Predicted 3D model of a 74-nucleotide RNA (transfer RNA) from a Candidatus Methanofastidiosia archaeon. Taxonomically the source falls in Candidatus Methanofastidiosia (Archaea, Methanobacteriati, Methanobacteriota). It matches the Rfam family "tRNA". Its family is annotated with triplet codon-amino acid adaptor activity in the Gene Ontology. RNAcentral holds the sequence, with entries from ENA. The prediction has a mean pLDDT of 80.
[in-house]
RNA sequence: AGUGCGUUAGUUCAGUUGGUUAGAAUACUAGACUGUCACUCUAGGGGUCGCGAGUUCGAGUCUCGUACGCACUG
Numbered sequence: 001a002g003u004g005c006g007u008u009a010g011u012u013c014a015g016u017u018g019g020u021u022a023g024a025a026u027a028c029u030a031g032a033c034u035g036u037c038a039c040u041c042u043a044g045g046g047g048u049c050g051c052g053a054g055u056u057c058g059a060g061u062c063u064c065g066u067a068c069g070c071a072c073u074g
C1' cells in the first nucleotide's frame, strides 16, 4: 500500500428478504423476600446502531467516504 472481517445499552453480544416501538444476558437503581448480607422474584432507567454523506415512501441492514481494531497478501 491492497483485500477481507468487525464497530449496536456501562460490559459481552443478537438483529432474517430494508418495513412501521432497536432487543437479550449481565451490570446499575428501586421494591418484595430475609434477623442482616447474598440468592431469588418484580419493576424501572440507560442507545441518535463508530463518524459523515447518498439511495429509498422507509436504512442497524444497501452504496460511497472516513476513523479505530484484527487477519491475510505484497
Base pairs, nucleotide, nucleotide: 001073002072003071004070005069006068007067010026011025012024013023019057028044029043030042031041032040050066051065052064053063054062